RNA sequence: AGAAUUCUUCAGGGUUGGGUGCAAUUCCCUACUGGCGGUACAGUCCGCGACCCGAAACUUUCUUAAGUUUCGGCUGACUCGGUGCAACUCCGGGACCAACAGUAAAGUCUGGAUGAAAGAAGAAGCUG
Repeated sequence: AGAAUUCUUCAGGGUUGGGUGCAAUUCCCUACUGGCGGUACAGUCCGCGACCCGAAACUUUCUUAAGUUUCGGCUGACUCGGUGCAACUCCGGGACCAACAGUAAAGUCUGGAUGAAAGAAGAAGCUG
């Protein structure tokens, strides 16, 4: 210095104030939040992860179940003006979006989750 390998650690934020009501951090007004890689700095571009659905293999205390792994599917939302070589990324204006279960209908509460993971950092060993 280098490709593959193994291991370790880390890896998501947010309901303020008010209204209605028997009851709502769930409705209404207002407030607040923004995972990872790429690219001119991105919740809205491109790609990925999480949630959810399905299949296969394996495991189990026997099981129309549960768990693990792999594969497949699903998967939200932006425009105008300015600067610039270059920005749906910066600056200014105005918008929009956010799994499932529970509960007065939830991006923000509680729960699966002290989980998993895109990925980030480090170490070992190998080769030169």